[in-house]
Context: one part of a larger RNA
RNA sequence: GAGUGAACGCUAGCGGUGCGCCUAACACAUGCAAGUCGAGCGCCCAGCACCUUUUUUAUCUAAGUUGUCGUAAGACUCUGGUAGAAAAAGUGCUGGGAGCGGCGGACGGCUGAGUAACACGUUGGAACCUACCCCGAACUCAGGGAUAACACACCGAAAGGUGUGCUAAUACCGGAUAGUCUCGUAAGAGUAAAGAUUUUUCGGUUCGGGAGGGGCCUGCGGCUUAUCAGCUUGUUGGUAGGGUAAAAGCCUACCAAGGCUAUGACGAGUAACUGGUCUGAGAGGACGACCAGUCAGAAUGGGACUGAGACACGGCCCAUACUCCUACGGGAGGCAGCAGUGAGGAAUCUUCCGCAAUGGGCGAAAGCCUGACGGAGCGACACCGCGUGAAGGAUGAAACCCUUUUCGGGCGUAAACUUCUGUUCUGAGGGAACAAAUUUUUGAGGGUACCUCAGGAGAAAGCACCGGCUAAUUCCGUGCCAGCAGCCGCGGUAAGACGGAAGGUGCAAGCGUUACUC
Numbered sequence: 001g002a003g004u005g006a007a008c009g010c011u012a013g014c015g016g017u018g019c020g021c022c023u024a025a026c027a028c029a030u031g032c033a034a035g036u037c038g039a040g041c042g043c044c045c046a047g048c049a050c051c052u053u054u055u056u057u058a059u060c061u062a063a064g065u066u067g068u069c070g071u072a073a074g075a076c077u078c079u080g081g082u083a084g085a086a087a088a089a090g091u092g093c094u095g096g097g098a099g100c101g102g103c104g105g106a107c108g109g110c111u112g113a114g115u116a117a118c119a120c121g122u123u124g125g126a127a128c129c130u131a132c133c134c135c136g137a138a139c140u141c142a143g144g145g146a147u148a149a150c151a152c153a154c155c156g157a158a159a160g161g162u163g164u165g166c167u168a169a170u171a172c173c174g175g176a177u178a179g180u181c182u183c184g185u186a187a188g189a190g191u192a193a194a195g196a197u198u199u200u201u202c203g204g205u206u207c208g209g210g211a212g213g214g215g216c217c218u219g220c221g222g223c224u225u226a227u228c229a230g231c232u233u234g235u236u237g238g239u240a241g242g243g244u245a246a247a248a249g250c251c252u253a254c255c256a257a258g259g260c261u262a263u264g265a266c267g268a269g270u271a272a273c274u275g276g277u278c279u280g281a282g283a284g285g286a287c288g289a290c291c292a293g294u295c296a297g298a299a300u301g302g303g304a305c306u307g308a309g310a311c312a313c314g315g316c317c318c319a320u321a322c323u324c325c326u327a328c329g330g331g332a333g334g335c336a337g338c339a340g341u342g343a344g345g346a347a348u349c350u351u352c353c354g355c356a357a358u359g360g361g362c363g364a365a366a367g368c369c370u371g372a373c374g375g376a377g378c379g380a381c382a383c384c385g386c387g388u389g390a391a392g393g394a395u396g397a398a399a400c401c402c403u404u405u406u407c408g409g410g411c412g413u414a415a416a417c418u419u420c421u422g423u424u425c426u427g428a429g430g431g432a433a434c435a436a437a438u439u440u441u442u443g444a445g446g447g448u449a450c451c452u453c454a455g456g457a458g459a460a461a462g463c464a465c466c467g468g469c470u471a472a473u474u475c476c477g478u479g480c481c482a483g484c485a486g487c488c489g490c491g492g493u494a495a496g497a498c499g500g501a502a503g504g505u506g507c508a509a510g511c512g513u514u515a516c517u518c
Stems, first nucleotide, its partner, number of pairs: 001518004006514005013386006019379002021344001026342003030339003035103003040100002043097008052088007067076003110297003120221003124217002128214003133210008141175001143173002150165006181190003195202002223269003230260003235257008272294004276287004299320005322333004350376001352375003358372001359370004389420004400410003424459001425455006434445001462507005467488003473502005483490002
C1' cells in the first nucleotide's frame, strides 16, 4: 500500500447492489417449513334435488262405500283425489372427515462436527443398478380369500391397545398364457398384468434401447511433525463356499508366509475438498464467508425395515444423556429448516408479505402444498453513485488569534447582500415493466420505480493528524508531574512531540483505532 463475513470510538443526509453467529455440531418456548390424488376403493357427516313407503294435517269433490244416528232429508265416519309437513330407505350432485391404496416424504433447505481418506480434483477403466421421462416390440385371460375404515364390547390417567362381527379396491394371493426374458450344452424347467373414465383418454405387465442419475476400481495431485522407525494376523496371496445390483478378504473354512516402510510406513497434531478469493510485476504466499460442484452429519452411539433409490434432518427400533407430561403403572421430544428465545461472545437481523414470477411434489385437469424461491424489514458491514448549493460580491466589516516594529498579518469571497437553481427534501396529480407459453384470468413487491406541477437555500459534515518517517505551526497552560508513543523518542520553566486554543494538512458520510492476510 491492498484486502476483510470484521469489531471498537467519534460522527451521520439519500439511493442502488451485495453481505450479515467466524464463538457453544450449546440448550431450545411458540408458529410454520411435505404433501397430494375421489379419473384406484369402501365408509361417515352436512346440505340440496328426485323417487318410493309410512304417519299426519288442511281443504275440496263426490265416484263408490263400511259403520252409527235418523221414518226420511241429512249429519258424522271410512276408502279415494289434491296440497303441505315429518320420518325412513334408495339414487344423484356439492362440501367436509378420517381410513385402505398410489406417488412423493432419498429432492429441495441447513451445518462443517468427523474425515489426511479414492473424501476431493483430474485421468483412465469394467464386473453393475436406475422410479418418473423418451423410442421400439408384445401382452392386458378367468378367478379366490382377507383386512382397515365402520359397529359392538372391553382395558388404560394419557399415549394408545385388545376381542368379536361386516365390507371394497389399481391392496393381497394362487391358476392360465409365454418370448427377443432367466437357468440349462440341450431336452426341458420357471416367472406377468389392473383397472378407471365425461367414451377418448389415462393407466397395468414383460423385453430391448436411450437420456439423465448413481454404485465400484485405478494412475497422478494437494498440510505439519522423526523430540513418531519400525508397522501388520483377515494381515498379503491362493483354493472352495457364501454374499452383493456389481469386481474384491467383502465374509467364512483350509493352505502358503506374505504385505508396507527413510521416495517417510506406523503414530501424533491440524483440517471438509474443489472451482476459486485476497495479495503480488511475476514466481509465490495466505485463505476456502457469500455463489457453484462434490463429500459428510442430523442430540450421542448402534441397527435394520420399506423402497428404483436411505441404513433416511422434520420415518422406525434399541441404548445413553438431557427436557417435559403422569392418576407413578407408564408415556412424549430432538431448530446444524424459516423466524424467534436463552447462553457464550468484541460481534452478526423480522416470531414480516406472497405463491404474482422461477423451480419442485401430487393430480387428466381445475387446483392444492411449497419459510425453496420472489419480496419487504433491520444493520454505513462492504462496494458504487448523489447531495449538503451555484454565480456575483472588499468597506477586505465585527468578534477571535498572532504580533519585533503597531502602521500590521490571519480567519477571508468566507459572511452579510444581490441574482439564480431545485439534484435531494416536502406536498399534490399521473403511473409502469416484471404477465409468458395460450383465448381469457392471475402482481406479494406497490400506488413502489418513474413522470409532471408547486413550495423552499430552506432540513443535511465530520473524523484523524500537524517532531522525523509523513502533507500540515504558532500561542497559552504544565514543569521527568500530568501525560504521549507504530519506531526513533518527547516532558526536569521559553515543549512545533503532553493538555487547550487559533491556524493548517489529509480523507470525507465517513474518519480513526484494533485484529488478521499478502
Small-subunit ribosomal RNA, 5' domain from a Candidatus Peribacteria bacterium, 518 nucleotides, folded computationally. Rfam family: Bacterial small subunit ribosomal RNA. Taxonomically the source falls in Candidatus Peribacteria (Bacteria, Bacteria candidate phyla, Candidatus Peregrinibacteriota). The prediction has a mean pLDDT of 81.